[in-house]
RNA sequence: GCGAGUAUAUAUCAACGGUUAGAUUACCUGCCUUCCAAGCAGGCGAUAUGAGUUCGAAUCUCAUUACUCGCA
Numbered sequence: 001g002c003g004a005g006u007a008u009a010u011a012u013c014a015a016c017g018g019u020u021a022g023a024u025u026a027c028c029u030g031c032c033u034u035c036c037a038a039g040c041a042g043g044c045g046a047u048a049u050g051a052g053u054u055c056g057a058a059u060c061u062c063a064u065u066a067c068u069c070g071c072a
Stems, first nucleotide, its partner, number of pairs: 001071007011024003018055001027043005048064005
C1' cells in the first nucleotide's frame, strides 16, 4: 500500500427495517440475617463518529476513526 472482518450498558453477549434497544454480570438502594455471604425486589447505565436511502435505521449504503486477520 491492497483486501476482509469487528465496533451495542463496567464487562460478556442478544435484538425480522417497526411498542420504551433486552439478558447476565458489575455498581447503588431496600428487604432478609445478630453480622457477612447467599437469596429476593428495585435503580443506574449503551447502538464508534458523520452523512445518505426509507413513512420509519442498532440493522441497508458511503466516508472517517479504532482494533483484528490476510496478501505484498